[in-house]
RNA sequence: GUUGAUAUAGCUCAGUUGGUUAGAGUGCCUGGUUGACAUCCAGGAGGUCGGUGGUUCGAGUCCACUUAUCAACA
Numbered sequence: 001g002u003u004g005a006u007a008u009a010g011c012u013c014a015g016u017u018g019g020u021u022a023g024a025g026u027g028c029c030u031g032g033u034u035g036a037c038a039u040c041c042a043g044g045a046g047g048u049c050g051g052u053g054g055u056u057c058g059a060g061u062c063c064a065c066u067u068a069u070c071a072a073c074a
Base pairs, nucleotide, nucleotide: 001073002072003071004070005069006068007067010026011025012024013023019057028044029043030042031041032040050066051065052064053063054062
């Protein structure tokens, strides 16, 4: 330099050929249970989906550029 893959909650990940509110596990907070802790049960907070722009009535999803990481080739 060329090509490909990945990027979504603090962490690990899902998201079904674009559709009505973006979810799970774990962690965190509150309450219950306990003499206390852990376990367990109930509830809650936390994201504008790496960034910018475009297509569309509608984008996490499609397109372009770009950033970071990884891999292959040169």